[in-house]
RNA sequence: CAGGUUCAAGGGCAAACCGGAAGUAAUUCCGGGACGCAAAGCCACAGAUCCCACUCCCGCGCGGAAGGAUGGCUGGGUUGCGAGG
Numbered sequence: 001c002a003g004g005u006u007c008a009a010g011g012g013c014a015a016a017c018c019g020g021a022a023g024u025a026a027u028u029c030c031g032g033g034a035c036g037c038a039a040a041g042c043c044a045c046a047g048a049u050c051c052c053a054c055u056c057c058c059g060c061g062c063g064g065a066a067g068g069a070u071g072g073c074u075g076g077g078u079u080g081c082g083a084g085g
Stems, first nucleotide, its partner, number of pairs: 012037002017032006035072001041078003045075003048070004055065003
């Protein structure tokens, strides 16, 4: 450096759903709860998907743009734990 091993050890995170809160919404946060995850730790750069109250364009509808969201959609970046060969 690359590949393999995860039915090792110590552990970690937390889907759906329920309760509370924020937001126009997507969705997020807190508590409960575990579907799963070797990065299901972090980061919106690229793609993808979702929302769109307000603003702009237009053929008046999210159609488009701007804006927002999703890292448990993918890629990429970056950090961390561990046994043996």